[in-house]
Model confidence (mean pLDDT): 84 of 100. Small-subunit ribosomal RNA, 3' major domain from an uncultured bacterium, 481 nucleotides, folded computationally. Rfam family: Bacterial small subunit ribosomal RNA.

Context: one part of a larger RNA
RNA sequence: UGACGGGGACCCGCACAAGCGGUGGAGCAUGUGGUUUAAUUCGACGCUACGCGCAGAACCUUACCUGGAUUUGACAUGGAGGGGAAGAUUCUUGGAGACAGGAAUUGCCUGGCAACAGGCUCCUCACACAGGUGCUGCAUGGCUGUCGUCAGCUCGUGUCGUGAGAUGUUGGGUUAAGUCCCGCAACGAGCGCAACCCUCGUCCUUAGUUGCCAUCAGGUUAUGCUGGGAACUCUAAGGAGACUGCCCUGAAUAACGGGGAGGAAGGUGGGGAUGACGUCAAGUCAUCAUGGCCCUUACGUCCAGGGCUACACACGUGCUACAAUGGCGUAUACAAUGGGAUGCAAGACCGCGAGGUGGAGCUAAUCCCCCAAAAUACGUCUCUGUUCGGAUUGGAGUCUGCAAUUCGACUCCAUGAAGCUGGAAUCGCUAGUAAUCGCGGAUCAGCAUGCCGCGGUGAAUACGCUCCCGGGUCUUGUACA
Numbered sequence: 001u002g003a004c005g006g007g008g009a010c011c012c013g014c015a016c017a018a019g020c021g022g023u024g025g026a027g028c029a030u031g032u033g034g035u036u037u038a039a040u041u042c043g044a045c046g047c048u049a050c051g052c053g054c055a056g057a058a059c060c061u062u063a064c065c066u067g068g069a070u071u072u073g074a075c076a077u078g079g080a081g082g083g084g085a086a087g088a089u090u091c092u093u094g095g096a097g098a099c100a101g102g103a104a105u106u107g108c109c110u111g112g113c114a115a116c117a118g119g120c121u122c123c124u125c126a127c128a129c130a131g132g133u134g135c136u137g138c139a140u141g142g143c144u145g146u147c148g149u150c151a152g153c154u155c156g157u158g159u160c161g162u163g164a165g166a167u168g169u170u171g172g173g174u175u176a177a178g179u180c181c182c183g184c185a186a187c188g189a190g191c192g193c194a195a196c197c198c199u200c201g202u203c204c205u206u207a208g209u210u211g212c213c214a215u216c217a218g219g220u221u222a223u224g225c226u227g228g229g230a231a232c233u234c235u236a237a238g239g240a241g242a243c244u245g246c247c248c249u250g251a252a253u254a255a256c257g258g259g260g261a262g263g264a265a266g267g268u269g270g271g272g273a274u275g276a277c278g279u280c281a282a283g284u285c286a287u288c289a290u291g292g293c294c295c296u297u298a299c300g301u302c303c304a305g306g307g308c309u310a311c312a313c314a315c316g317u318g319c320u321a322c323a324a325u326g327g328c329g330u331a332u333a334c335a336a337u338g339g340g341a342u343g344c345a346a347g348a349c350c351g352c353g354a355g356g357u358g359g360a361g362c363u364a365a366u367c368c369c370c371c372a373a374a375a376u377a378c379g380u381c382u383c384u385g386u387u388c389g390g391a392u393u394g395g396a397g398u399c400u401g402c403a404a405u406u407c408g409a410c411u412c413c414a415u416g417a418a419g420c421u422g423g424a425a426u427c428g429c430u431a432g433u434a435a436u437c438g439c440g441g442a443u444c445a446g447c448a449u450g451c452c453g454c455g456g457u458g459a460a461u462a463c464g465c466u467c468c469c470g471g472g473u474c475u476u477g478u479a480c481a
Stems, first nucleotide, its partner, number of pairs: 001481002003478003007475007016464001019429005026320008034311002042053002064306007073129001077128002079125006087106008109118003131295002134293003140289002142284003145280001147278001152191006158167003171182003197272004202240007212229002216227003243266001246260005322422001326381006338369003343362002348357003388419001393414007435457007
């Protein structure tokens, strides 16, 4: 100087407390451990691994296993010889395919009269080399997690100390903040904080189609449907607006705190992006790049099939429930974000349904996905393992795809399991939040209870800082560095 303390003082955080809803019990989904297996590819392991890499394993992916095949190689550059533009389409033999043959059609580069030169490409040969998701994240770059959006981390000059170092950065107040004020052997400065950026909330201006419809007119069973309008909503560009600016009050006439007015908004207005010096030899050699080591008829490459989907069990994360604030039936109302040319697909018709036939329109504020669902009204069920719950299983189907057996999703009929609110323990959340309800998107042929977004309905509680956890500042002890 740090680090640590079941030392002290002060302060903060959904840290506790006060509340609301869960997890832990059940069934299922998913990840992991373990076990099994020819293989169940690999990585991630307290917080900071475990719906994580994977924004989507039937083949492919794929790295694993079994078997078949191959050796200048699936891919790059260079040499020699031979052939031909490259190539495309169709048929066919053997084979699981890779691969090895056969036939037909089409195609015939550039310059030059030509010889020839150049370019592209195929086959053969030999060698340099290719190749490796092989090892080392404790050799590395890059990227990332975490402490933590915590308020800290440092430097120059000066001063003090023999020196390591100190001072500044401590102190008195204050703040979300090393934020600001005052004081002070310090005076300044940098990286952080804040602001500048995006978005939501109010208003104005400009613009008015594909969006809008108050006034006028026409028309329809009906609809901004039409003429028209530029008001309103909205769209999207520019501005205004909030600064403790004003008033009262407390404080040291300071910083700042409390209250009030006006205002759409008030004291960082809500949310986002933004992550200092560093810590964990944290994670990643399997995104990529890369040193070293290793393999080179194999640890490379191609192919078929299988596996990553196994199952006595254990754990994590979720979904659905156990019901009457509910289930079912009928009727009826109100969104936003997004996506759509090998795509989204309306009306119509067929099917109980998944879906099918067909194809208007749409390169999309125009058309489509697209009926939002909870809610509301009426009816029914009346406390029962039930008209709760839907697992499991049998049968029949639909769709995607070369192909759903291992191993897809969905539909219909039948079946109707556990489960009656969950031990010890444990998690999230302070407001348009929790809870609850549906909708969209990425990935994607197909496949979502996961992920990323969107809107609808919409609470309770916070006395307070004794305690648990984490963090910050000062101080103290130390046999630790």